[in-house]
RNA sequence: GAACUGAACGGGCAAACCCGUCGAAAGGCGGGGACGCAAAGCUUCCGGUCUACAGGAUCACAUCCUAUGACAGCGGGGUUGCCACA
Numbered sequence: 001g002a003a004c005u006g007a008a009c010g011g012g013c014a015a016a017c018c019c020g021u022c023g024a025a026a027g028g029c030g031g032g033g034a035c036g037c038a039a040a041g042c043u044u045c046c047g048g049u050c051u052a053c054a055g056g057a058u059c060a061c062a063u064c065c066u067a068u069g070a071c072a073g074c075g076g077g078g079u080u081g082c083c084a085c086a
Base pairs, nucleotide, nucleotide: 006083012037013036017032018031019030020029021028022027035073041079042078043077045076046075047074048071049070050069055065056064057063058062
């Protein structure tokens, strides 16, 4: 110095659940809280999953279709990066 490695140190993030708030919903954000995480930093480019207000189909109650919405803590890709033994 490097890694497809992760022992130690320092620090980091924060699932479920609860409260508040925004949203039609999925879900987001803030506070509490820790199941976990070495990229659980960032990015929807690819696949996947979730939702269906509006729109569409059916004569219709109703059901179904549809992402332009959401998930980066579902996987891959891109990109940046802390500490460090042998």
The RNA shown here (c-di-GMP-I riboswitch aptamer) has 86 nucleotides and comes from a Gammaproteobacteria bacterium. The coordinates come from a structure-prediction model, not an experiment, and the mean pLDDT is 83.